[in-house]
Context: one part of a larger RNA
RNA sequence: GAGUAACGAUAAAGGGGGUGAGAGGCCCCCUCGCCGAAAAUCCAAGGUUUCCUGCUCAACGCUAAUCGGAGCAGGGUGAGUCGGCCCCUAAGGCGAGGCAGAAAUGCGUAGUCGAUGGGAAACAGGUUAAUAUUCCUGUACCUCUUGUUACUGCGAUGGGAUGACGGAGAAGGUUAGAUCAGCACGAGAUUGGUUGUUCGUGUUUAAGCGUGUAGGCUGAGUUCCUAGGAAAAUCCGGGGAUUCAUUAAGGCUGAGGCGUGAUGACGAGCCCCUUUUGGGGUGAAGUGAUUGAUACCCUGCUUCCAGGAAAAGUCUCUAAGCUUCAGGUAACAAGUGACCGUACCCCAAACCGACACAGGUGGAUAGGAUGAGAAUUCCAAGGCGCUU
Repeated sequence: GAGUAACGAUAAAGGGGGUGAGAGGCCCCCUCGCCGAAAAUCCAAGGUUUCCUGCUCAACGCUAAUCGGAGCAGGGUGAGUCGGCCCCUAAGGCGAGGCAGAAAUGCGUAGUCGAUGGGAAACAGGUUAAUAUUCCUGUACCUCUUGUUACUGCGAUGGGAUGACGGAGAAGGUUAGAUCAGCACGAGAUUGGUUGUUCGUGUUUAAGCGUGUAGGCUGAGUUCCUAGGAAAAUCCGGGGAUUCAUUAAGGCUGAGGCGUGAUGACGAGCCCCUUUUGGGGUGAAGUGAUUGAUACCCUGCUUCCAGGAAAAGUCUCUAAGCUUCAGGUAACAAGUGACCGUACCCCAAACCGACACAGGUGGAUAGGAUGAGAAUUCCAAGGCGCUU
């Protein structure tokens, strides 16, 4: 220079009460404003205690601070079903033998790892200051083991089927949701009208189990032969015969609905107790219509060429072998389910940007009015007014 620039989005504040040495900024209440395909909610990555409670205000916070993601202390993360681990493989990695190389090492078979993919099973309500599909209540489901009973050809690292998949387009059936009506409870005019066709609030309930619908696919059964499936096969494939049927039946699949779950839970309001923050009790109605998804049926259907993972698993077939056994199937009963993650932030003051930085950051949810719309503008739930 100078008490100057600046104090990090122009979304915005005002009042009352409380606490306190002290209040524009903290806590509670009322009013106002802002976001609302977000400035809301839930995850992944990343962070790693920042979560909750008590105490504290030196420093940190672009001001003050009684406040805080700050300091100190204590507390907090509960799983057979969520995710990992586990089983399986992809790109890719490693790689016994092997090949190459002077060596270091490189490549690579068998194999072994490797999810961002495939593979068993849980929902609703309640609860904590802080966790919950994990605790509690209620109602379920799955795997494996053992036992009992009944029946019985079982057996794989091998064969076969399935698992099993692209783009685009279109239609139908549904549901989530929404709206209105009905129903239940409540309200009653301070200013002209309003007991009315008025106003306010509520009208919620899952998985599972039973039924097997709209729809989709496929002719179905019996029997014989068999040069294929590296051996075998009763399986698959190929061929023949025959019966039934051909806008059908049978089989497979399949949302939703209905019933049950639920004489339960939740539930507006009301009552009581505490008090400024909450706790306890009781408990009405709980139906229908319209609309309607980008969700489900649908890994479907139609169509196109560029022709769109693998393996485990599952079903089935036999080989070696076993054959009074072992093993398999069904029902019932009893048991089993370890370990790791789980707090909190997550379009952000907690991640990446030296900062409490107008930047960057993958997925899920998607209400009302307007509208073709996830645009726009105004609102709900919810969250904020961006720390002079």